[in-house]
The RNA shown here (c-di-GMP-I riboswitch aptamer) has 74 nucleotides and comes from a soil metagenome. The prediction has a mean pLDDT of 88. RNAcentral holds the sequence, with entries from MGnify.
RNA sequence: AACAGGCAAACCCGCCGUAAGGCGGGGACGCAAAGCCACGGGUCCAGUAUCGACUGGAUAGCCGAGUUACCGAA
Repeated sequence: AACAGGCAAACCCGCCGUAAGGCGGGGACGCAAAGCCACGGGUCCAGUAUCGACUGGAUAGCCGAGUUACCGAA
C1' cells in the first nucleotide's frame, strides 16, 4: 500500500444524574488501537472552607504509562 472489517465526534430523540457526564437509538467529524484500564499529569463538575487547600465524581476522542489485538509489501 492493499484485503476483511471495526469504532463513532458534533447534532437530534428517549432515559439516568444536582452537575460534569453516562446509557440506548439515529447520525458521521474523524480514528491503526477513537479496544480495555482512572496508575501519573491535565481539564471539567459537586461539596466544604480556617482561602493553605481538602473530599467525592467525571473525562480513555487531552497526554503519558500498563495491557490485549485484525491484515500483511514488511